[in-house]
RNA sequence: ACGUCUGUAGCUCAGCUGGACAGAGCACCAGGUUGCGAUCCUGAAGGUCGGUGGUUCGAAUCCACUCAGGCGUA
Numbered sequence: 001a002c003g004u005c006u007g008u009a010g011c012u013c014a015g016c017u018g019g020a021c022a023g024a025g026c027a028c029c030a031g032g033u034u035g036c037g038a039u040c041c042u043g044a045a046g047g048u049c050g051g052u053g054g055u056u057c058g059a060a061u062c063c064a065c066u067c068a069g070g071c072g073u074a
Stems, first nucleotide, its partner, number of pairs: 001073007010026004019057001029043004050066005
């Protein structure tokens, strides 16, 4: 340099045939349970879906550019 894959909550990931308030587990926080903790139960909070622009009535999803990382080729 070219090709290819990945990027979604603090962490690990799902969702990518365009459509309903964007989800799960763990962690954190609050409450219950306990003499106190752990375990267990309940609840809440937490996201401009890497960024910018475009297509569309509507984009995490499609297109372009770009950033970061992995792999391959030279």